[in-house]
This is a predicted structure of a 1474-nucleotide RNA (small-subunit ribosomal RNA) from an uncultured bacterium. Its mean pLDDT, the model's own confidence on a scale to 100, is 85. Rfam family: Bacterial small subunit ribosomal RNA.
């Protein structure tokens, strides 16, 4: 700090994803040991049991229980009595119990946060003055009676106080009319010399306490500023509301709260509402601004079963108080009663999940209280939990034969590895034994006090002893083999693996990471500049509002003054502590804890400056407006009007036929149409002019004329003086379609008919044709309303054309010229941009304001809510789904896109295929087996250059098992082979014979065992080799340099030309290689050399000779070389001359880079993988040769260019010794016999046939044609029966030129003729070559195939056999409507009305106080009225769930239907709208 992931690469958009940190975590697997921290996040669910708040006898009466002491009583240890003492249950007072200690329901503001404020209150505490003087009446406890199951009460008696109530006194208090007037208290305890007293005591003194005031700490109430989540599919809220008066009220301001008066306040800077949520010091992240959470610890707030309500008290509207309701629980004699763990432990219950019914007040802190103590689940500890953070340890060193095992393996070995054993040494932790703190300060006379703890620490022996996992190893990402699965089983963050060689499943072996943990899942930040202030965008990638006006809001020209509101300086407060950071100290370190600083980036207060923004106030003219004089125009709106069309109407003329298509019908016409002429209706739109010309904001605007009426430009500088710019809501405008009403209606024309296409054709194509289009008047408010580019303003190279002005120069008028403003274009610098591309009319550069986006689909959809008559518009989601979609280029590749060009590619010919029957392959069926391969061109007379046995791999019988074959080791023997018999279809078994070289070692040759043999078994989609195919097409490609951000382009394109990317020529290219060409065979001429077997003028042989023929070696020749034209002065291209031969002379051979997972594993070679008494290997028969059919390639024919007799002529290229075989001889003939030649230019195969010349047949199923059949033979070869060729004889099928369709070939070529060879015993219509005879046609590239250069579209790259869209039907998941149906929450109205407080009060009770009394004055109960909780009715919001049945949506395996898009996608595609 980035990396994967869209593509065939490429760039940018863009989103999904991973690597880092966190954490109150949870689940796996694994777990040795301490520190130090933490631990119901869910059900504010219910709660059994224990404890969590009490102290004070120095405030008071007593004395129930202990316990001392004293007494009586006697049986010395009982029993009785006794507050006398310590002390003390119950009570009465006083203090606390409003702290501590728990939770986060509620609360979006009575809340928290910072920072101000004035009208307050305060027990305990500190301060300061003064005072505590005298009096009264009650009352619990207790006694007694009595009711209740309890829980509790009642009545009547007694009795004290620091309880309670008067009176004095009173100030610095409080009130007032400023005279006055009013208000208090309590007392207890220690100590004492005189004095009093009988004692108690009085009295004095100190203390503690009380009363009144005063000031202050600390708390605490109350008001304002600012800050503080989302929603606008929540826009209007509010009546005690907003404000005054007055009164009441409170501690205390205030509509707090009433009476009256006014009509106010609140809000787009977001009020009401709804949703969520305790705030916050901090914490998690982050370079940082930001973002995420408020767990522990600290502040504050609310809460205490649920709602409500007061009481007491300084202080509560009160968690371990009371009082009503209410829901739940217990407990009851049914009459009633009790309770509230969100204190600390603990239970169920929930949940993925979170502890002990521990221990002690020793510390610290808190109540009481003089203190001593008491009390304290607050707090110290200590238990559980790897939950976190931190440390330590599991051992150290030495040790090669690189041990054993295990993994792999190329079998040599490598690795596990110094690892281990094995030999020294350590002793931390843990475990034993011994010592053993601190923490303690106060308190008490002393004496004693430690939960933790025999803990922490020290110390000794002993012994390596006890103590290592978990994840991962395709990229990302650090680590790789083997086995087994076989798209199965599994993995998986994302991309993806997996379909028989998985580094991605599983398992093992080795490796990496990390460690007592390790992975995994959730969470949240960062990465993400992917919400963009720092930091993004809108022309094609998501995104400019259709277009203009103008509110409030931003934002604003020169100059001067003031003011000091931002803004700056400086300085005060604060801004808790804790945490972060920085330095130190302390636990062995370390987490961790202690102290210092720093910072807390805010807020506020006070002084300064005063440029800059602001505010005010005075002035300017350069912005922006007026006026004034000109000028252009389809700007708007209204009247009135023209003239060709078109279509109908009437008349004429005139006849069969029009009209319409690709063709062609429907339609019209003999009842007279089309065509033509006249006349007349009537509508709607304006040819030419006409132009990337003109006008308007924008939609949009066109015949002329006239009237109204907006804006622009130019030219001029009189006037106003910043009056500007943009513009959230709002408002007008706003093509077509469409909508209401009311008119028009020629021509067009949805929707409808009918014809045609066609598999269909609800359509593209024709004939009709109705709304519509048009007009008046009212709506809709949307278009691919585009320039896909919001509006001002200002700056920043030009050239050019055009429109409208205006100055000057020139001219007689003109034309031009030069400058300038305002408009609409082309082109191009800088610059910008992903590219494309823009570029003074910016997509550059600035600056001001709006609107708008944030992957794709789901959707511009649902609901809702505004508008509309409707159609529908507009604002506008979420669940679910996928890893993409998308944009610009860039190489192919394809188009029923285009120029160009080439091929027996068409087309001109020739001869066939298909039809017939034959061969012969293949499918298919058959079959025990019909062995296996090859399937469009490029499988199909192909492997197969030859299946009776054999080949044979196939079937089915009987038989072998170290094997028909190789090597190798040990062991053995004289068998074995050979002869002879004997079963047997053969293999083979089985009798007899019968025995090897060598002195020896050892060798051959069997046998018996081990290793191994051996597979035509699979897999051409593991592989080599090889071969076919585009294609002998003219084409792949590189090195450097340019050019692009890249992918790639450039060369290789362009102009010419060739058979060629053959050559020229230009060009940001220059070179080179791989094909092309030539080099090599052949064959055409000649020429020399050579001359047997070969020719031969020598008459034949012999013998000459080598001149031809020929043979076979070297050589010449052909190279656009010459020459004329045409071309660019090229290249070439045309025509010629010369040559046997001419523009590659012919034919062959030779096949770039590649493609088709082309074919072959059965030619061979090979990796895995399979069998191993069988899939091996041998043997005899069968089978590969079958036959209702299909198709393919061939040979024959269908005949008179011919068949058959007869007679006759010319070849070239092979072959031969297990072979060709000759003369002759025999048989019709295949053939026998026979044996001469010849190991071959000698001799043989071997008669070439077709064609000549003659007959003969006369168009016929023939004297055409031969297939099938019968008969008899031949010949190979152990064997022709399945299943062989061949001859004679006789038999004589189909067939009369062949549908759609469809193949070869341009010349010695098609066609037709025979004629050899391989194989091969035998078999040839096949092949592979060889001569003989020997033609037609090419105008020409439209079109059909293939093919190549170049451009152009493109949603295709597996590459059109491409992609791809939508209904249907199947499953499956969310979702929306839905007659309702059940909950929450809210709001009216209206009904009750409990405790309670406030009033009032006609009833009753009543101790202090005044009054002699009566009786007042005060209190209580009750009763009523106000307010009010819970309930109850009923009418709304507003939300959740469900809900027959419904809509679409989304995903899914190969479903079914057409072909709508993408190429001119075959009717260009798209947007509105019906």
């Nucleotide at each position: 700090a980035g990396a994967g992931u869209u593509u065939g690469a490429u760039c940018a958009u863009g989103g999904c994803u991973c690597a880092g940190a966190u954490u109150g975590a949870a689940c796996g697997c694994u777990g040795g040991c301490g520190g130090c921290a933490u631990g119901c996040c869910u059900u504010a669910c219910a709660c059994a049991u224990g404890c969590a708040a009490g102290u004070c006898g120095a405030a008071c009466g007593g004395c129930a229980g202990c316990a001392c002491g004293g007494g009586u009583a006697c049986u010395u240890g009982u029993a009785c009595c006794u507050g006398g003492u310590g002390g003390c249950g119950a009570g009465u007072g006083g203090c606390g119990a409003a702290c501590g200690g728990g939770u986060g329901a509620g609360u979006a503001a009575u809340a928290c946060a910072u920072c101000g404020g004035a009208a307050c209150g305060u027990a305990c505490c500190u301060u300061a003055u003064c005072g505590u003087g005298g009096g009264g009446g009650a009352u619990a406890a207790c006694g007694c009676a009595g009711c209740g199951a309890a829980a509790g009460c009642u009545g009547u008696g007694c009795u004290a106080a620091u309880a309670c109530c008067g009176c004095a006194u009173a100030c610095g208090c409080c009130c007032u009319g400023a005279g006055g007037g009013g208000g208090a208290a309590a007392g207890c305890g220690g100590g004492g010399g005189a004095u009093c007293g009988a004692a108690a005591g009085a009295c004095c003194u100190c203390g503690c306490g009380c009363g009144a005031u005063u000031a202050g700490a600390g708390c605490g109430g109350c008001c304002g500023a600012u800050g503080c989540c989302u929603g606008a599919u929540u826009a209007g809220c509010u009546u005690g509301u907003u404000g005054g008066u007055g009164g009441g009220g409170u501690a205390a301001a205030a509509g707090c709260c009433c009476a009256c008066c006014a009509a106010g306040g609140c809000g787009a800077c977001g009020a009401u509402c709804a949703g969520u949520a305790g705030c916050u010091g901090g914490u998690c992240u982050g370079a940082g601004a930001g973002g995420g959470c408020g767990a522990c610890c600290g502040g504050c707030c609310a809460c205490a079963c649920u709602g409500g309500g007061a009481c007491u008290g300084a202080g509560a509207c009160a968690c371990g108080g009371c009082c009503c309701a209410g829901a739940c629980u217990c407990c009851u004699a049914c009459g009633g009663g009790a309770g509230g763990c969100a204190g600390c432990a603990g239970u169920a219950g929930g949940g993925a999940a979170u502890a002990u019914u521990g221990g002690g007040c020793a510390a610290u802190g808190g109540g009481c209280g003089a203190a001593a103590g008491c009390c304290u689940g607050a707090c110290c500890c200590a238990g559980c939990g790897a939950c976190g953070c931190c440390g330590c340890g599991u051992g150290a060193g030495g040790g090669a034969u690189g041990a054993a095992g295990g993994u792999c393996u190329u079998c040599g070995g490598a690795u596990u590895g110094u690892a281990a054993a094995c030999c020294u040494c350590u002793u931390u932790c843990a475990g034993u034994a011994g010592g053993g703190a601190a923490g303690a300060a106060g308190c008490g006379a002393a004496a004693g006090u430690g939960a933790c703890g025999g803990u922490a620490c020290c110390u000794a022996a002993a012994g390596a002893a006890g103590a290592a996992g978990c994840a991962c190893c395709g990229g990302c990402u650090a680590a790789c083999u083997a086995u087994g699965u076989g798209c199965c089983a599994g993995c998986a963050g994302c991309c993806g693996c997996g379909g028989u060689a998985a580094u991605a499943c599983a398992u093992a072996g080795g490796g990496u990471g990390c460690a007592a943990g390790c992975g995994u899942u959730g969470u949240c930040c960062g990465g993400a500049a992917u919400u963009a202030u720092u930091g993004g965008g809108c022309g094609u990638a998501a995104a400019g509002a259709g277009c203009u006006c103008g509110u409030a809001g931003g934002u604003c020209g020169u100059u001067u003054g003031u003011c000091g509101c931002g803004u700056c300086g400086a300085u005060u407060g604060u801004g808790a502590a804790a945490a972060u950071c920085u330095g130190a100290g302390g636990c062995u370190c370390a987490a961790c804890c202690u102290c210092a600083g720093a910072c807390c980036u805010g807020c506020a207060g006070u002084c300064g400056a005063u440029a800059c923004g602001g505010g005010c106030a005075a002035a300017c003219u350069a912005g922006a407006g007026u006026g004034u004089g000109g000028u252009a125009g389809g700007g708007g709106a209204g009247a009135c009007u023209g003239g060709a069309a078109u279509u109908c109407c009437u008349g004429g003329u005139g006849u069969a036929g029009c009209g319409g298509u690709g063709g062609a019908a429907u339609g019209c016409g003999c009842a007279g149409a089309u065509a033509u002429c006249a006349g007349g209706a009537g509508g709607a739109a304006c040819a030419c002019c006409a132009a990337u010309g003109g006008c308007g904001a924008a939609g949009g605007c066109a015949g002329g004329u006239c009237u109204c009426u907006g804006g622009g430009c130019c030219a001029u500088a009189a006037c106003u003086g910043a009056c500007a710019c943009u513009g959230a809501g709002g408002a007008g405008c706003g093509a077509a379609a469409g909508u209401g009403c009311g008119g028009g209606g020629a021509g067009c024309g949805a929707a409808c008919a009918g014809g045609a296409u066609u598999a269909g054709a609800u359509a593209c194509c024709c004939u009709g044709g109705u709304a519509g289009u048009c007009c008046g008047c009212a709506c809709c408010g949307u278009a691919a309303a585009c320039g896909g580019u919001g509006g001002g303003c200002a700056c920043u190279a030009g050239u050019u054309g055009u429109g409208g002005g205006a100055a000057c120069c020139u001219u007689c008028c003109a034309c031009g010229g030069u400058u300038u403003c305002c408009g609409c274009g082309a082109c191009g610098c800088a610059g910008c941009a992903a590219a494309c591309g823009c570029a003074u009319u910016a997509a550059g550069u600035g600056c001001c304001c709006c609107g708008c986006c944030u992957g794709g689909g789901g959707a511009g959809u649902a609901c809702g809510a505004u508008c509309g008559c409707a159609a529908g518009a507009u604002u506008a989601a979420a669940a679910c789904u996928c890893a993409a979609a998308g944009g610009a280029a860039u190489u192919g590749a394809c188009g029923g896109g285009g120029c160009c060009c080439c091929g027996c590619a068409c087309a001109a010919g020739c001869a066939g295929c298909g039809g017939a029957g034959c061969a012969u392959g293949c499918g298919g069926c058959u079959u025990a087996a019909u062995u296996c391969g090859a399937c469009g061109c490029a499988a199909c007379g192909c492997g197969a250059a030859g299946a009776a046995c054999c080949u044979u791999a196939c079937c089915a019988a009987g038989g072998c098992u170290u094997g028909a074959c190789a090597u190798a080791u040990a062991g053995u023997g004289a068998a074995a082979a050979g002869u002879g018999g004997c079963a047997g279809a053969g293999a083979u078994g089985u009798c007899a014979u019968g025995u090897c070289c060598g002195c020896a070692a050892g060798g051959g040759c069997g046998c018996u065992a081990u290793a191994c043999a051996g597979g035509u078994g699979g897999u051409g989609c593991a592989u080599g080799g090889u071969u076919g195919u585009c294609g002998u097409c003219a084409g792949c490609u590189c090195g450097u340099g340019u050019c692009g951000u890249g992918a790639g382009a450039u060369g290789u394109u362009g102009g010419g030309u060739u058979a060629a990317g053959u050559c020229c020529c230009g060009c940001a290219a220059c070179g080179a290689g791989c094909g092309c060409a030539a080099c090599c065979c052949u064959u055409g001429u000649c020429a020399u050399u050579a001359g047997u077997u070969g020719c031969u003028a020598c008459g034949a042989a012999a013998g000459g000779g080598c001149a031809c023929u020929c043979u076979a070696a070297u050589g010449a020749g052909a190279c656009u070389g010459c020459c004329g034209g045409u071309g660019a002065c090229a290249a070439a291209c045309c025509g010629g001359a010369g040559g046997a031969a001419g523009g590659u002379g012919g034919g062959g051979a030779u096949g770039a880079c590649g493609u088709c997972a082309a074919g072959u594993c059965c030619u061979c070679a090979u990796g895995g993988c399979c069998c191993u008494u069988a899939u091996g290997g041998g043997u005899a028969g069968g089978g590969c040769u079958u036959c209702a059919c299909a198709c393919g390639u061939c040979a024959u024919a269908c005949a008179a260019u011919g068949g058959u007799c007869g007679g006759g002529a010319c070849a070239g290229a092979g072959g031969g010794u297990c072979g060709c075989c000759a003369a002759c001889c025999c048989g019709c003939g295949a053939g026998g016999g026979g044996g001469a030649g010849c190991c071959a230019a000698u001799c043989c195969c071997a008669g070439a046939a077709a064609c000549c010349c003659g007959a003969u047949c006369g168009u016929a199923g023939u004297c055409c044609g031969g297939a099938u059949c019968g008969u008899a033979g031949u010949c190979u070869g152990c064997a022709a029966c399945u299943c062989g060729a061949c001859u004679a004889c006789g038999u004589g099928a189909a067939g009369u030129c062949g549908g759609a369709a469809u193949c070869g070939c341009u010349a010695g070529u098609a066609a037709u003729c025979g004629c050899g060879g391989a194989u091969c015993a035998g078999c040839a219509u096949g092949u592979c070559g060889c001569g003989g005879u020997g033609a037609a046609u090419a105008c020409g590239u439209u079109c059909c195939c293939g093919g190549g250069u170049c451009u152009u579209g493109u949603a295709c790259a597996c590459a059109c056999c491409g992609c791809c869209c939508g209904u249907c039907a199947c499953a499956c998941c969310a979702u929306g409507g839905g007659a309702g149906u059940g909950g929450g929450u809210u709001u009216c109205a209206c009904c009750a009305g409990a405790a309670g407080u406030a009033g009032u009060u006609a009833g009753c009770c009543u101790a202090a106080c005044c009054g002699c009394a009566a009786g007042g004055g005060g209190g209580g109960c009750g009763a009523u009225u106000a307010c009010c909780a819970c309930g109850g009715u009923g009418g709304g919001g507003u939300u959740c769930a469900u809900g027959a049945c419904u809509g679409g949506g989304g995903u899914g395996a190969a479903g079914u239907c057409a072909u709508a898009a993408c190429a001119a996608g075959g009717u260009a595609a798209c947007c509105g709208u019906a």